c-di-AMP riboswitch aptamer (ydaO/yuaA leader) from a Candidatus Fermentithermobacillaceae bacterium, 144 nucleotides, folded computationally. Of the family's consensus pairs, 100% are formed in the model.

């Protein structure tokens, strides 16, 4: 000196997902459970208003977080796979625009859900240090 892989520190990013207060774990801080708050998030639920001929009868039918939605290829027909795709974030640690290339998952409810005031429920987790190009805006610094 290059390169790989690991750990600590500090800082950042993705996400609703932080942050406080007991309490345990021999004391103190940090972690870690365990209980309660919380910034924030999501779901039920009238009137109006939107949908809907009626009545029965079958059905994983329908519905809901999430960006993860669709539509083809295959398959008898799924299911797996593959090509694209609504839609999504990072590199870029100021903010926008674009163009490649990256992702386009996973879970829940159980026949019940339009919307929705009052009201009622729940969830407040997890991951990651990470790619490359053009144009514009701001902002700083130097030099004169």
């Nucleotide at each position: 000196a290059g390169u790989a892989c690991a750990a600590c520190a500090a800082g950042g990013c993705c996400g609703a997902a932080u942050c406080c207060c007991g309490u345990c774990g021999u004391c103190u801080a940090a972690c870690g459970g365990c209980g309660g708050g919380u910034a924030c998030g999501g779901g039920g639920g009238a009137a109006c208003c939107a949908u809907u001929a009626u009545u029965g009868u079958a059905a994983c039918u329908g519905g809901g977080u999430g960006a993860a939605u669709c539509c083809g290829c295959u398959u008898a027909g799924a299911a797996a796979g593959c090509g694209g795709u609504a839609g999504g974030g990072c590199u870029g640690a100021c903010c926008c625009u674009u163009u490649c290339a990256c992702c386009a998952a996973a879970c829940c409810c159980g026949c019940a859900a339009g919307c929705u005031a009052a009201c009622c429920c729940c969830g407040g987790a997890g991951g990651c240090c990470u790619g490359a190009g053009a144009g514009g805006g701001g902002g700083a610094a130097a030099a004169c």